Context: one part of a larger RNA
RNA sequence: UUGGGCGUAAAGAGCUUGUAGGCGGUUUGUCGCGUCUGCUGUGAAAUUUCGGGGCUCAACCCCGAACUUGCAGUGGGUACGGGCAGACUAGAGUGUGGUAGGGGAGACUGGAAUUCCUGGUGUAGCGGUGAAAUGCGCAGAUAUCAGGAGGAACACCGGUGGCGAAGGCGGCCCACUGGCUCGAUACUGACGCUGAGGUGCGAAAGCGUGGGGAGCAAACAGGAUUAGAUACCCUGGUAGUCCACGCCGUAAACGAUGGAUGAUAGCCGUCAGCAAGCAUGCUUGUUGGUGGCGCAGCUAACGCAUUAAGCAUCCCGCCUGGGGAGUACGGCCGCAAGGUUAAAACUC
Numbered sequence: 001u002u003g004g005g006c007g008u009a010a011a012g013a014g015c016u017u018g019u020a021g022g023c024g025g026u027u028u029g030u031c032g033c034g035u036c037u038g039c040u041g042u043g044a045a046a047u048u049u050c051g052g053g054g055c056u057c058a059a060c061c062c063c064g065a066a067c068u069u070g071c072a073g074u075g076g077g078u079a080c081g082g083g084c085a086g087a088c089u090a091g092a093g094u095g096u097g098g099u100a101g102g103g104g105a106g107a108c109u110g111g112a113a114u115u116c117c118u119g120g121u122g123u124a125g126c127g128g129u130g131a132a133a134u135g136c137g138c139a140g141a142u143a144u145c146a147g148g149a150g151g152a153a154c155a156c157c158g159g160u161g162g163c164g165a166a167g168g169c170g171g172c173c174c175a176c177u178g179g180c181u182c183g184a185u186a187c188u189g190a191c192g193c194u195g196a197g198g199u200g201c202g203a204a205a206g207c208g209u210g211g212g213g214a215g216c217a218a219a220c221a222g223g224a225u226u227a228g229a230u231a232c233c234c235u236g237g238u239a240g241u242c243c244a245c246g247c248c249g250u251a252a253a254c255g256a257u258g259g260a261u262g263a264u265a266g267c268c269g270u271c272a273g274c275a276a277g278c279a280u281g282c283u284u285g286u287u288g289g290u291g292g293c294g295c296a297g298c299u300a301a302c303g304c305a306u307u308a309a310g311c312a313u314c315c316c317g318c319c320u321g322g323g324g325a326g327u328a329c330g331g332c333c334g335c336a337a338g339g340u341u342a343a344a345a346c347u348c
Base pairs, nucleotide, nucleotide: 003320004319005318006317007302008301012316014201015200017198021194022193023192025088026087027086028085029084030083031082033081034080036076037075038074039073040072041071042070048066049065050064051063052062053061054060091191092188093187094186095185096183097182098181103177104176106174109171110154115149116148117147118146119145120144121143125136126135162169163168206247207246208245209244210243211242215241216240220236221235222234223233258315259314260313261312262311266293267292268291269290270289271288272287273286274285275284276283277282278281297304298303321348322347323346330341331340332339333338
């Protein structure tokens, strides 16, 4: 390589969009490129295989045939694939009428709580722990009442509930904006699926510039614990956490499960619509989500099971013993931290 694989053994890119490419619905005509077939030419000899022959046999040698699976030309066929022309509506999309939603980004605003400041009441402790101590407090703390400041996060509702491609998204209100879904149908007429490269998005931490800083808290300091304690516990505490703009581009970025399509037992929840029935909140049906259980089937087992890890097709990504190593070198990217691509010697 062929092959076999990718939930947990090695292996699904973090996610999207989309270029090339690959693949692609029903039907009519046409061409005859692929495809099938006939003929002709060519496909050197030696070699090889078969048949025959010559050295006493064999090796070896000679003759004949085949092979040379190919290429070119030419005649024919047209189911399938393809090209061209036309038609269709079951895929896809647009319009129309609704529904739900923490989807996104901006501005405004609310209450609870923590901390701090001011004032009142009030007096000797408070705090903290397994127990303590460091710490705070007669310069009046803790507690309590009133007023004020400021930042950050939004209790209850809250839910294997919702939305989003993923990351993720939760107080209220306003204006802007993306997407899904459902019901009737009208329209376009294959416009589709996937997607190497590319593009964009991408938690936290980190970086740059400028703000902000209540609480929390790497680093750091002190107190304990301990044989020691560069920890776990306690008292403090700076970056950071927050905002704006710009970088970084990684995560157990997980469903550890790529995307699309088709068909393949059921039962029970729940969310969003629609329809019907009975009659005012239930039942039944249906479509799209989201869960639990379970048959066939699959699986090494665990388990999965119409939201498949089952049955099939198409396209992409990835794996190929452990360590060395996701490292070195080189390239590209980055302000840096580093990221990405990615070996070998050696060793078991």

The part of an RNA shown here (small-subunit ribosomal RNA, central domain) has 348 nucleotides and comes from an uncultured Hyphomicrobiaceae bacterium. Its Rfam family is "Bacterial small subunit ribosomal RNA". Rfam links the family to the GO terms structural constituent of ribosome and ribosome. Rfam 15.1 lists 42,628 matches to the family in 10,626 species. RNAcentral holds the full RNA, with entries from ENA.